[in-house]
Context: one part of a larger RNA
RNA sequence: AGCAUACAAUGAAUGCCUUGGCGCCAUAUUCCGAUGAAGGACGCGGUAGGUGCGCGAUACGCCCCGGGGAGCUACCAACGAGCUUUGAUCCGAGGAUUUCCGAAUGGGGAAACCUUCUUACAGAAAUGAAAGAAUCCCGCUUAGCGGGAAGGCAACUUGGGGAACUGAAAUAUCUCAGUACCCAGGGAAAAGAAAUCUAAUGAGAUUCCCCUAGUAGUGACGAGCGAAAAGGGAACAGCCCAAACCUUAUCUGCUUGCAGGUAAGGGGUUGUAGGACUACAUCAGUGAUCUUGUUUUUUUAGUCAAAGGACUCUGGAAAGAGCCGCCAUAGAGGGUAACAGCCCCGUCGACGAAAAAGAAAUAAGGUUACGUAGUAUCCUGAGUAGGGUCGGACACGUGAAAUCCGGCCUGAAUCUGGGGAGACCACUCUCCAAGGCUAAACAGAUAUGGCGACCGAUAGCGAACUAAGUACCGUGAGGGAAAGGUGAAAAGAACCCUAGUAAAGGGAGUGAAAUAGAUCCUGAAAUUGUAUGCUU
Numbered sequence: 001a002g003c004a005u006a007c008a009a010u011g012a013a014u015g016c017c018u019u020g021g022c023g024c025c026a027u028a029u030u031c032c033g034a035u036g037a038a039g040g041a042c043g044c045g046g047u048a049g050g051u052g053c054g055c056g057a058u059a060c061g062c063c064c065c066g067g068g069g070a071g072c073u074a075c076c077a078a079c080g081a082g083c084u085u086u087g088a089u090c091c092g093a094g095g096a097u098u099u100c101c102g103a104a105u106g107g108g109g110a111a112a113c114c115u116u117c118u119u120a121c122a123g124a125a126a127u128g129a130a131a132g133a134a135u136c137c138c139g140c141u142u143a144g145c146g147g148g149a150a151g152g153c154a155a156c157u158u159g160g161g162g163a164a165c166u167g168a169a170a171u172a173u174c175u176c177a178g179u180a181c182c183c184a185g186g187g188a189a190a191a192g193a194a195a196u197c198u199a200a201u202g203a204g205a206u207u208c209c210c211c212u213a214g215u216a217g218u219g220a221c222g223a224g225c226g227a228a229a230a231g232g233g234a235a236c237a238g239c240c241c242a243a244a245c246c247u248u249a250u251c252u253g254c255u256u257g258c259a260g261g262u263a264a265g266g267g268g269u270u271g272u273a274g275g276a277c278u279a280c281a282u283c284a285g286u287g288a289u290c291u292u293g294u295u296u297u298u299u300u301a302g303u304c305a306a307a308g309g310a311c312u313c314u315g316g317a318a319a320g321a322g323c324c325g326c327c328a329u330a331g332a333g334g335g336u337a338a339c340a341g342c343c344c345c346g347u348c349g350a351c352g353a354a355a356a357a358g359a360a361a362u363a364a365g366g367u368u369a370c371g372u373a374g375u376a377u378c379c380u381g382a383g384u385a386g387g388g389u390c391g392g393a394c395a396c397g398u399g400a401a402a403u404c405c406g407g408c409c410u411g412a413a414u415c416u417g418g419g420g421a422g423a424c425c426a427c428u429c430u431c432c433a434a435g436g437c438u439a440a441a442c443a444g445a446u447a448u449g450g451c452g453a454c455c456g457a458u459a460g461c462g463a464a465c466u467a468a469g470u471a472c473c474g475u476g477a478g479g480g481a482a483a484g485g486u487g488a489a490a491a492g493a494a495c496c497c498u499a500g501u502a503a504a505g506g507g508a509g510u511g512a513a514a515u516a517g518a519u520c521c522u523g524a525a526a527u528u529g530u531a532u533g534c535u536u
Base pairs, nucleotide, nucleotide: 001535002534003533004532005531006530007529008528009527015521016485017484020455021454022452023451024450025449026448027447028446029445030444031152032151039101040100041099042056043055044054046079047078050075051074062095063094065092066091067090071083072082073081106115107114108113116133117132118131119130121128122127135149136148137147138146139145140144156186157185158184159183160182161181167174171220196203197202207234208233209232210231217225218224238437239436240435241381245266246265247264248263249262250261251260252259253258254257271415273380274379275378276377277374278373279372280371285370286369287368288367289366290365291364292363293362294361295360296359297358298357299356300355302351303350304349308324309323311322312321313320325342326341327331333345334344335343386410387409388408389407390406391405392404393403396422417432418431419430420429421428472479473478492520495507496506497505498504
């Protein structure tokens, strides 16, 4: 020095565990803000200090109404001082207080700071303690007053703008993609009651899911892109104006009782055309909606809740084994010194609200809608539809390119009317544009509850940890960790010894176990050492 064996050290894998995550389902909620938000700064506790949570100079809290019933003053022990059956701590509804910054709003400013004016009050005064004073928009009885806006917001959603890397194995049309991102809005948004879709004996607003279907198509016919109807489900809900016509008020014109304009009220709302107009009929029923009341119910605290043994055995410990019982509308689950229906919390089942919110039903009252025939006089959304040209959207890249939207140039018809059925024409069918509103089914998030052929500490959220969006890095935007486990219970090792020592160790003691001793469950490997044997 090598090999082997044994025992240690280091190290943290593995096993077991779970306080934390992840996903799905159900129910509820879905905005906050000048009455000062979101987010912060600084403070507030009997302590040295730190951190989290809470709170705001009334400062780990104040008042009140309920619940609850014996302890309580965070981690955090200890000491000290207190509170509490005159009901504390704790849980829930409501209220008060709520420094300073921040849209920040009297002015300024390097956020959490500096500082001005006005008014009334107190005071002899100094001064004190209050209220008010930004900008923009709208209205009004206009030196002003009143109302509104602003700012925030994870995801979702609508609209206005809108890339490139990339793919095409290069690259330009194309793709990525109307994606990322920016701006404006919403609570859900958007869409929506056919100028729809179709070709049947037609359907009958919109939205979402399944299917149709990777089909029909589109495409340097490359890469790729990619429907719709029908069918099956979820959810269902329909309405209001403009106009004709009538009335009133007012203005203008003149031919002086007509015409036109404006405002208000009535009327009226559709395609089998409807309405006005004329004639006739009708106040009763039904539906919708608003207000008020009543009842029921839900949410925000909670309450009651069955049934075993001081038997025997093993063990540190019984819930295990044995023996003899019991409950069950409860044998879900968790805890308790090993595996407990009957020990504890629960569970099945039954019950509960002073207060504040929500929902449903119902009663009364108010508002509102709903008839028939005739006639062919009037009305039925105009710089609109359509056309040209240039773009955009449609699965559809200009194509035979319909349909929809926009810029510029043009430009109809009026029910004997007009649009569509993928160039265009005819026929047939179908619908009624150029005004508006509309719940639910659908998206996302949060809270609560439940569940899981989801993870189990290099996993699962970045974060299971007395503190993670932290430490740390970066001028900044921003980036971003590591880190769980003694034991059933601290019973966390009194006392003695060694030693320079408050380190460490040896005894003693606790404990079932201390090779469970706080660098603490298990404790692999690499690596290191000691002892022994063999080889050289």